[in-house]
């Protein structure tokens, strides 16, 4: 250099054009004599970066960066 997969809240994942969802974790409140468990609510991701297409892009297209694998 070539080929394939991936990059999305603190962690793990889903979402494949129409304002991003779930689990765990964090916070507040409820329950309890109290803690855990359980219940409710809240905060937290400009979706790796830069361009393009589009009325509209995490999603489609191009380039680049990083990670994993294959081949050499």
């Nucleotide at each position: 250099c070539g080929c394939g997969g991936g990059g999305u809240g603190g962690a793990g994942a889903a979402g494949g054009g129409g304002u991003a969802u779930c689990u765990c974790g964090g916070g507040u409140g409820g329950c309890u004599c109290a803690u855990a468990a359980c219940c409710a609510c809240c905060a937290g991701a400009u979706c790796g970066c830069c361009g393009g297409u589009u009325c509209g892009a995490a999603u489609c297209c191009g380039g680049c960066c990083c990670c994993c694998g294959c081949a050499a």